A computed fold for a 77-nucleotide RNA from a Nitrososphaerales archaeon, annotated as transfer RNA. The RNAcentral record of the sequence draws on ENA. The prediction has a mean pLDDT of 81. The source organism's lineage runs through Archaea, Thermoproteati, Nitrososphaerota, Nitrososphaeria and Nitrososphaerales. Rfam family: tRNA. Rfam classes the family as a transfer RNA. From the family's description: Transfer RNA (tRNA) molecules are approximately 80 nucleotides in length.
Parts: sequence; structure tokens; C1' cells
RNA sequence: GGGGACGUAGUCUAGCUAGGUAGGACGACAGGCUCCAGACCUGUAGACCGUGGGUUCAAGUCCCAUCGUCCCCACCA
Repeated sequence: GGGGACGUAGUCUAGCUAGGUAGGACGACAGGCUCCAGACCUGUAGACCGUGGGUUCAAGUCCCAUCGUCCCCACCA
């Protein structure tokens, strides 16, 4: 220098093929249960999707650029 994969709550991740107001698990908080705690049950809050731009009535999803991590190839030494 060329090519590719990934980036979504505190953590892990689904959703991308076919665009239609983001779901699950763990964790946190509250309540129930319990003598207390754990386990179990119920509920609540928490991400607008790495960043910027574009297309569209509408973008996590399509397009472009860019940042980070990783992988492959090439080049120099």
C1' cells in the first nucleotide's frame, strides 16, 4: 500500500439476506417469599446501534468517507 471481518445498554449478544418507531440473557434497583441471606417469582430503569455525511416518507439494516480492533496479501529494511 491492497483486501476482508467485527464495532448495538455495565457485560455478552439477536436483529442485517427481504428498510417499517431495538429484543434476549447476565448484572443493577424495587417489591414478594424467608427469622436473615441465597435461590425462586413479579416489576422498573438502562443502548436511538463506533463517528460523520448521503439516499429514502422512513436507515442498526442500503451507499460513501472516516476511527478503532483483528486477519490475509504485497512492499521496504